RNA sequence: GCAUUAUCCGUAACAGUGCUUCCGAUAAUGA
Numbered sequence: 001g002c003a004u005u006a007u008c009c010g011u012a013a014c015a016g017u018g019c020u021u022c023c024g025a026u027a028a029u030g031a
C1' cells in the first nucleotide's frame, strides 16, 4: 500500500432524520 469487518469517533450528502450512504482515523483479520 490492497480488501473485509467493527467503532460510544469526526466530516459531508441525500431525502426526510436513517438497521442510510460517502470520506477520514483507530482496531482486528486475510493474502
Stems, first nucleotide, its partner, number of pairs: 002030006009024002012021002014018001